Transfer RNA from an uncultured Acidimicrobiia bacterium, 73 nucleotides, folded computationally.
RNA sequence: GGGGACGUAGCUCAGUUGGGAGAGCGCUGCCCUUACAAGGCAGAGGUCGUCGGUUCGAGCCCGGCCGUCCCCA
Numbered sequence: 001g002g003g004g005a006c007g008u009a010g011c012u013c014a015g016u017u018g019g020g021a022g023a024g025c026g027c028u029g030c031c032c033u034u035a036c037a038a039g040g041c042a043g044a045g046g047u048c049g050u051c052g053g054u055u056c057g058a059g060c061c062c063g064g065c066c067g068u069c070c071c072c073a
Stems, first nucleotide, its partner, number of pairs: 001072007010025004019056001027043005049065005
């Protein structure tokens, strides 16, 4: 330099008709316990990498760029 895959919550990841942004773990509060763990209830937490485009509507489709990984040279 060329090609491909990936980028969604703190971490690991779902998200197929293009219309509700989610799960587990973690975190906070309460209950329970002498206390801790486990368990129960409630809650906080998101620029869906970024900039544009298409569309009534984009995490999802199209293009540029950035980052990570793999392959080729």

It was read from a public genome assembly. It matches the Rfam family "tRNA". Rfam's curators write: Transfer RNA (tRNA) molecules are approximately 80 nucleotides in length. Its family is annotated with triplet codon-amino acid adaptor activity in the Gene Ontology. Its mean pLDDT, the model's own confidence on a scale to 100, is 83.